[in-house]
Description
The RNA shown here (transfer RNA) has 71 nucleotides and comes from a bacterium. Its mean pLDDT, the model's own confidence on a scale to 100, is 82. The same sequence occurs in records of 2 taxa.
RNA sequence: GGGCCCAUAGUCUAACGGUAAAACACUUCCAUGGCAUGGAAGAGUUGUGGGUUCGAUUCCCACUGGGUCCA
Repeated sequence: GGGCCCAUAGUCUAACGGUAAAACACUUCCAUGGCAUGGAAGAGUUGUGGGUUCGAUUCCCACUGGGUCCA
């Protein structure tokens, strides 16, 4: 320098172009004398900028970051 892949909650992962989800973690409440544990409820998320579309996490382009291969 070139090719390919990835980027979603604090972490790890889902999501036929049509309400963004689960687990762990976090907050509140209940049960216990307390801890652990169990139960109920809740907050929190699509890397950045454009394009296509009635509508984009999804399709296209560029950038940024990471991984991998070639030189």